Small-subunit ribosomal RNA, 3' major domain from Pseudoduganella lutea, 472 nucleotides, folded computationally. Its mean pLDDT, the model's own confidence on a scale to 100, is 83. The full RNA is in RNAcentral, with records from ENA and SILVA. Its Rfam family is "Bacterial small subunit ribosomal RNA".
Context: one part of a larger RNA
RNA sequence: UGACGGGGACCCGCACAAGCGGUGGAUGAUGUGGAUUAAUUCGAUGCAACGCGAAAAACCUUACCUACCCUUGACAUGGAAGGAAUCCUUGAGAGAUCGAGGAGUGCUCGAAAGAGAGCCUUCACACAGGUGCUGCAUGGCUGUCGUCAGCUCGUGUCGUGAGAUGUUGGGUUAAGUCCCGCAACGAGCGCAACCCUUGUCAUUAGUUGCUACGAAAGAGCACUCUAAUGAGACUGCCGGUGACAAACCGGAGGAAGGUGGGGAUGACGUCAAGUCCUCAUGGCCCUUAUGGGUAGGGCUUCACACGUCAUACAAUGGUACAUACAGAGGGCCGCCAACCCGCGAGGGGGAGCUAAUCCCAGAAAGUGUAUCGUAGUCCGGAUCGUAGUCUGCAACUCGACUACGUGAAGUUGGAAUCGCUAGUAAUCGCGGAUCAGCAUGUCGCGGUGAAUACGUUCCCGGGUCUUGUACA
Numbered sequence: 001u002g003a004c005g006g007g008g009a010c011c012c013g014c015a016c017a018a019g020c021g022g023u024g025g026a027u028g029a030u031g032u033g034g035a036u037u038a039a040u041u042c043g044a045u046g047c048a049a050c051g052c053g054a055a056a057a058a059c060c061u062u063a064c065c066u067a068c069c070c071u072u073g074a075c076a077u078g079g080a081a082g083g084a085a086u087c088c089u090u091g092a093g094a095g096a097u098c099g100a101g102g103a104g105u106g107c108u109c110g111a112a113a114g115a116g117a118g119c120c121u122u123c124a125c126a127c128a129g130g131u132g133c134u135g136c137a138u139g140g141c142u143g144u145c146g147u148c149a150g151c152u153c154g155u156g157u158c159g160u161g162a163g164a165u166g167u168u169g170g171g172u173u174a175a176g177u178c179c180c181g182c183a184a185c186g187a188g189c190g191c192a193a194c195c196c197u198u199g200u201c202a203u204u205a206g207u208u209g210c211u212a213c214g215a216a217a218g219a220g221c222a223c224u225c226u227a228a229u230g231a232g233a234c235u236g237c238c239g240g241u242g243a244c245a246a247a248c249c250g251g252a253g254g255a256a257g258g259u260g261g262g263g264a265u266g267a268c269g270u271c272a273a274g275u276c277c278u279c280a281u282g283g284c285c286c287u288u289a290u291g292g293g294u295a296g297g298g299c300u301u302c303a304c305a306c307g308u309c310a311u312a313c314a315a316u317g318g319u320a321c322a323u324a325c326a327g328a329g330g331g332c333c334g335c336c337a338a339c340c341c342g343c344g345a346g347g348g349g350g351a352g353c354u355a356a357u358c359c360c361a362g363a364a365a366g367u368g369u370a371u372c373g374u375a376g377u378c379c380g381g382a383u384c385g386u387a388g389u390c391u392g393c394a395a396c397u398c399g400a401c402u403a404c405g406u407g408a409a410g411u412u413g414g415a416a417u418c419g420c421u422a423g424u425a426a427u428c429g430c431g432g433a434u435c436a437g438c439a440u441g442u443c444g445c446g447g448u449g450a451a452u453a454c455g456u457u458c459c460c461g462g463g464u465c466u467u468g469u470a471c472a
Base pairs, nucleotide, nucleotide: 001472002471003469004468005467007466008465009464010463011462012461013460015456016455019420020419021418022417023416026311027310028309029308030307031306032305033304034302035301042053043052064297065296066295067294068293069292070291073127077126078125079123080122081121082120083119086103087102088101089100090099091098092097107116108115109114129286130285132284133283134282138280139279140275141274142273143271145269150189151188152187153186154185155184156165157164158163169180170179171178195263196262197261198260200231201230202229203228204227205226206225209221210220211219234257237251238250239249240248241247313413317372318371319370320369321368322367323366329360330359331358334353335352339348340347341346379410384405385404386403387402388401389400390399426448427447428446429445430444431443432442
């Protein structure tokens, strides 16, 4: 000087408390451990691994296993020789592949001969190749403490020196934010602001949007909206407190008030944190194999254990009928209307739309009426049987969905533990990416919409000052 303390003082945070809803019990989904296996590819492992890499494992993916094959190789550059490339038919085989037959002569230069480019085949070697090892050799990227308020430097001063000072102190703040004081005076990276979005208004611009009319045509741009510019909030004004300061408390005006709400933005560093399987890369290793191709299998197993979720256990509910209101997205290898068929998944059909025009698209919870009457039920839907639909060469291992039947556990969950302070929690549906198909995951969107916070004694984490130390 740090680090640590079941030392002290001060301060903060859904840290506790006050509340609301969960997890831990059930069934299922998913990930992990373990076990199993020919293989169940690999990585991630307290917080900060475990619906994580994976924004889609039937084949492919795929890295794993088994079997069958190749060896200048699936891919790149260079040399030599030959041939256009390419297309069609056919045999063997699980296929990779190995044969057989046929068609076929292009482009550039050149009168032609020929040469060249591109592509294919063969040969020899330099080499290719490796998701092989080392993240404790590395770059890059990322997590975390933590959006915590800190981390430093120049000159000066003090100290033999390590270092100190500044950065401490008195106030204040979300903040090393600002003010005052001070052997310090300044400065940098952080904070804040500048950026995006949302909330108000004005101007400009009105088609596909909006408006009046019963509709169309036609008309208009006041409103909604769209999207560009600007205004607006700055403790600016008033009162009080304060040290005549910074600031705090209350008020006015205002759509909005003291950072208005949300996002992006992550200082010096810590964890030899994570990643050699995104990529790049040193070293080591393999080179008829640890490289490459193909088929089938596996990653989907299952006495068990854990994490994260979904659905429930019901009446603030289930069911039936009727009926109302979104936002944000996506669409040409696409979205697919009307209409017809089917109980339905879906099939036919073909209009419109390269989209403020058409389509996905019926929002759901809600509201109205009826029914059920506390029951393992008209709750709950697992499991299983049968029959189907769709995607796709192909749904056996191993897809999703539909109909009929079946109707398991479950009556609110021990110790323990998690999230959340407002348009939040809770609850309700909708959309996108990935994607042939497959979503209870994830990323977004809107609808309905609470309760509570006395307070900082205690638990956890963090910051500042100070103190002790046999630690560095």